[in-house]
C1' cells in the first nucleotide's frame, strides 16, 4: 500500500428486512435465624456517522478500532 474478516447489555453469544433469543454476572423481592440454593422479575434502539426503505441490528457508503492474507 491492496484484499478479506470481525465490532449486538458488565462478560459470553444468536438473530440475514417487520419494533433483540439465551447463558453467566449484577439489582430488586419470595424463600431461610444469617449465608447459599430455589424460584420470579427488571437491565443492550445493535462500534460513530449518513443513505435507501412504509419499515434497517440485517442492505448502500464512509469513518474507528481489532485480527488475518499479499507485498
Nucleotide at each position: 500500500u491492496g484484499g478479506g474478516g470481525a465490532u449486538u447489555g458488565g462478560c459470553c453469544a444468536a438473530g440475514u428486512g417487520g419494533u433483540a433469543a439465551g447463558g453467566c454476572u449484577c439489582a430488586g423481592g419470595u424463600u431461610u435465624c444469617u449465608g447459599g440454593u430455589a424460584c420470579c422479575u427488571g437491565c443492550a434502539u445493535c462500534g460513530g456517522g449518513g443513505g435507501u426503505u412504509c419499515g434497517a441490528a440485517u442492505c448502500c457508503c464512509u469513518c474507528a478500532u481489532c485480527c488475518c492474507c499479499a507485498g

Record summary
Predicted 3D model of a 71-nucleotide RNA (transfer RNA) from a Candidatus Saccharimonadota bacterium. Its Rfam family is "tRNA". Rfam links the family to the GO term triplet codon-amino acid adaptor activity. Rfam classes the family as a transfer RNA. Its mean pLDDT, the model's own confidence on a scale to 100, is 80.